Background:
A computed fold for a 348-nucleotide part of an RNA from an uncultured bacterium, annotated as small-subunit ribosomal RNA, central domain. Model confidence (mean pLDDT): 90 of 100. The RNAcentral record of the full RNA draws on ENA and SILVA.
[in-house]
Context: one part of a larger RNA
């Protein structure tokens, strides 16, 4: 810097919100930067091309023509872009009525089930495995009844069912409160897409304070298996795991498929609206989502197929042989773990 790519082969940034940029709907106009045509200036020379000459040829000289793709300047041209003015409504937004939903914060509350504490009935075993043991019971356990605290998670409904931008949300009610879908078309007039840096969010683990701590469990300690067994499997068990507030900022953060808009055969589900028909229970149409098949096409195959991996454009991000390496060094960020930006050297 051109190319060719980016489910799976190297490669979409976890998601979003937006600065800077790039791109950007339908008519009329006006200007003429882009662009496009003509003319003039310039584009030293020598070089390079090409012709012709001149040393006995060639180098090499020599003469002459293209070239010198370029700047500068003027004359026109207006289809496109632009940039100035005006108009629309189909994009994008707003109103009006309806809906569906584990969207989110709070705050309150329920039943079951665990453990544990008292109490009662028992009485000799329990538990716990492939089999046992470690453990737990005569200071009375396991079971079984009745009261009590505590934490934590929500069984059936549950569904390739919904909601969110991801991450991710489930017991029940209240209260803040975010988007979304449909229908109607009063209203704005392009107000749009896309986003480099930026800012925010962002499972789990882990960090700091300060609470909890019922269950579950890394580390640990026993037990046993085993040739060991620093494991799987049994008995314990301490951070964690929960709540507030700060931190990290990572992931098979996955659909390994970035956003957007249009366009290109259908058929069967399902979920939310909304329009017709009627034989009220179905049947058409129609918008949005979510899922299975399948044609064109795509593709290396697998497989995608209107929820693209087809057809197109518009912007972002990324790739560029394996290893060495997501590592050194340096910057930035963090309490720290660490994160992130990110090579060589040597080697196949």
């Nucleotide at each position: 810097c051109u190319g060719g790519g980016c489910g799976u082969a190297a490669a979409g940034c976890g998601c979003g919100c937006g600065u800077a940029g790039g791109c950007g709907g339908a008519c009329c106009u006006g200007c003429a930067a882009g662009u496009c045509g003509g003319g003039g200036g310039u584009g030293a020379a020598a070089g390079c091309c090409c012709g012709a000459g001149g040393c006995u040829c060639a180098a090499c000289c020599u003469c002459g023509g293209a070239a010198c793709u370029g700047c500068c300047u003027u004359c026109g041209a207006u289809a496109c872009u632009g940039c100035g003015g005006g108009u629309c409504u189909c994009g994008a937004g707003u109103c009006c009525g309806g809906g569906a939903g584990a969207g989110g914060u709070g705050a309150g509350u329920g039943g079951a089930a665990u453990u544990c504490c008292u109490a009662g009935u028992g009485u000799a075993g329990a538990g716990g495995u492939g089999a046992a043991a470690u453990u737990c019971g005569u200071a009375g356990a396991u079971a079984u009844u009745a009261g009590g605290a505590a934490g934590a998670a929500c069984a059936c409904c549950a569904g390739u069912g919904g909601c969110g931008a991801a991450g991710g949300c489930g017991g029940c009610u209240c209260a803040c409160u975010g988007g979304c879908c449909c229908g109607g078309u009063a209203c704005u007039g392009a107000c749009g897409c896309u986003g480099a840096g930026g800012c925010g969010c962002g499972a789990a683990a882990g960090c700091g304070u300060g609470g909890g701590g019922a269950g579950c469990a890394a580390a640990c300690a026993g037990g046993a298996u085993u040739a060991g067994a620093u494991a799987c499997c049994c008995u314990g068990g301490u951070a964690g795991u929960c709540c507030a507030c700060g931190c990290c900022g990572u992931a098979a953060a996955c659909u390994a498929u970035g956003g957007g808009u249009g366009c290109u055969a259908g058929c069967c589900g399902u979920c939310g609206g909304u329009c017709g028909g009627c034989a009220u229970g179905c049947c058409g149409g129609u918008c949005g989502g979510u899922g299975a098949c399948g044609c064109a096409g795509c593709a290396a195959a697998c497989g995608c197929a209107u929820u693209a991996a087809g057809c197109a454009c518009c912007c972002c991000g990324c790739c560029u042989g394996g290893g060495g390496a997501g590592u050194a060094c340096g910057g930035u960020c963090g309490c720290a773990a660490g994160a992130u930006u990110a090579a060589a050297a040597c080697u196949c």